[in-house]
RNA sequence: CCCGAAAAAGGCAAACCGGUCGCGAGGCCGGGACGCAAAGCCACGGAUCUCCCUGAGACCGCCGGGUUACCGAAG
Repeated sequence: CCCGAAAAAGGCAAACCGGUCGCGAGGCCGGGACGCAAAGCCACGGAUCUCCCUGAGACCGCCGGGUUACCGAAG
């Protein structure tokens, strides 16, 4: 470095509910856990989604890519 234990510590948090912002997709906060070894971060490519559709947005918990990182057996 690869890798990721029926290991330990710690972390994140889908659906749904409440509040709030947004025309909307959705965002944020709280509750809540289906899951996650990058489910940390970046809209860079593709996909998907929205709208006041020459265009402007959303989503990284869809797939790639980039970048940073906790812990640790076997190999």
A computed fold for a 75-nucleotide RNA from Candidatus Laterigemmans baculatus, annotated as c-di-GMP-I-GGC riboswitch aptamer. The model forms 90% of the base pairs in the Rfam consensus. The sequence was found by an Rfam model in a public genome assembly. Its mean pLDDT, the model's own confidence on a scale to 100, is 88.